[in-house]
Context: one part of a larger RNA
RNA sequence: CGAGAGGAAGCGUGAGGGGAGUCCGCUCUAGUACGAGAGGACCGAGAGGGCUUGACCGCUGGUGAGCCGGUUGGCCUGCCCAGGCCAGAGCCGGGUAGCUACGUCAGGCGAGGAGAAGCGCUGAAAGCAUCUAAGCGCGAAGCCGACCCCAAGAGGCGCUUCCCGCUCCAGGCGGUAGCCGCCGCCGGAGAUAAGGUCCCAGGCAGACGACCUGGUCGAUAGACCGGAGGUGGACACCUGGUAACAGGUGCAGCUGACCGGCCCUAAUGACCGAACGG
Numbered sequence: 001c002g003a004g005a006g007g008a009a010g011c012g013u014g015a016g017g018g019g020a021g022u023c024c025g026c027u028c029u030a031g032u033a034c035g036a037g038a039g040g041a042c043c044g045a046g047a048g049g050g051c052u053u054g055a056c057c058g059c060u061g062g063u064g065a066g067c068c069g070g071u072u073g074g075c076c077u078g079c080c081c082a083g084g085c086c087a088g089a090g091c092c093g094g095g096u097a098g099c100u101a102c103g104u105c106a107g108g109c110g111a112g113g114a115g116a117a118g119c120g121c122u123g124a125a126a127g128c129a130u131c132u133a134a135g136c137g138c139g140a141a142g143c144c145g146a147c148c149c150c151a152a153g154a155g156g157c158g159c160u161u162c163c164c165g166c167u168c169c170a171g172g173c174g175g176u177a178g179c180c181g182c183c184g185c186c187g188g189a190g191a192u193a194a195g196g197u198c199c200c201a202g203g204c205a206g207a208c209g210a211c212c213u214g215g216u217c218g219a220u221a222g223a224c225c226g227g228a229g230g231u232g233g234a235c236a237c238c239u240g241g242u243a244a245c246a247g248g249u250g251c252a253g254c255u256g257a258c259c260g261g262c263c264c265u266a267a268u269g270a271c272c273g274a275a276c277g278g
Base pairs, nucleotide, nucleotide: 001153006163007162008161009160010159011158012157016150017149018148019147022050023049024048026046027045028044034039051108052107053106054105055104056103060101061100062099063098067094068093069092070091071090072087073086074085075084076083077082112144113143118138119137120136121135166190167189168188169187171186172185173184174183175182176181195272196271197270198269199215200214201213202212203211220266221265222264224261225260226259227258229255230254231253236249237248238247239246240245
């Protein structure tokens, strides 16, 4: 933008398309059938493994550019103490969220149909025989389906719910009418409804669009408060020690993304949007 019939919101059907499709040994059946023995099954049941696909982060780990701690050299805050900064993030030990695999969970299961090679039934041509000529039955990891995903721009499917027939016009036509005017239609302009968009606060959504949550009738983000998790015992003071340092106050102090609370800050505003339908 479109739909042969108004404008919206939500839900569905699935024409069509895509994906997947895997392999292995073990146990039972059963040392059974079979076989002189040696050996050793079909069918079926079960529990695993490899490979692969998807999802996820509770577990095990990784990362985690500064969350916490330690520490070297230097510069600075006049000095001490305590701090800030530079040195690859200075280096080192840990580590929340998120993202992740080496981690976890799930799938790759099983019907049905048509049928390849092949195996058959019935059966003539050709009194026999013959799976084939008519007809019929079985039969592959393969085909169609079955399973998962997308999907009505599938020339345009279905269902539910919501909203409405407003205002104006020196224009055109018609009716009425002495004129003004009134009514209707066409055309034009505008304001709105349900609803939507822009804009704004944002997101575990994301290249941008899109998608999702909010916009004061509000917890959308930040700040603040509480908690979780992390780090690992702050500053200061006291005590002990000549001191380095240790202990106590004190599982302290600090703390990005996590979970909540709370309107303190910021979510200001603007626009679009109908009637050949009832």
Record summary: Model confidence (mean pLDDT): 85 of 100. Predicted 3D model of a 278-nucleotide part of an RNA (large-subunit ribosomal RNA, domain VI) from Thermogemmatispora argillosa. It matches the Rfam family "Bacterial large subunit ribosomal RNA". Gene Ontology terms of the family: structural constituent of ribosome and ribosome.